[in-house]
């Protein structure tokens, strides 16, 4: 130093995990007022019957938050298969020169 084999490493392609969000879908908590419904009392009102707004409380939910599996898809990386590429990097077999 040269041919030539096999890897790594770059690339395209596919297959499979692995982890982190986003959305839809269930549950579930969730509003002193600025959400509805229903208002106990208390207040007005009416000569009364009766009406009236409407405070705490209860139900229901909104924004929003937990969970739960399942779609859906973004991202980061790891594995595998196949292909291509390189004056890259190890490695090995010749060979050739010092």
């Nucleotide at each position: 130093c040269g041919a030539c084999c096999g890897g790594a490493c770059c690339c395209u392609g596919g297959a499979a995990g692995u982890c982190u969000g986003u959305c839809g879908c269930c549950a579930u908590c969730g509003a002193a007022u600025c959400u509805g419904g229903u208002c106990a009392g208390g207040c007005c009102u009416u000569g009364a019957c009766g009406g009236g707004a409407g405070c705490a409380g209860c139900c229901a939910u909104a924004a929003g938050g937990u969970g739960g599996u399942c779609g859906a898809g973004g991202a980061a990386g790891u594995u595998c298969c196949a292909g291509g590429u390189g004056c890259u990097c190890c490695g090995g077999u010749c060979g050739u020169g010092c």
This is a predicted structure of a 98-nucleotide RNA (Bacterial small signal recognition particle RNA) from a Planctomycetota bacterium.
Lineage of the source: Bacteria > Pseudomonadati > Planctomycetota.
Rfam family: Bacterial small signal recognition particle RNA. By type it is a non-coding RNA gene.
The coordinates come from a structure-prediction model, not an experiment, and the mean pLDDT is 78.
The sequence was found by an Rfam model in a public genome assembly.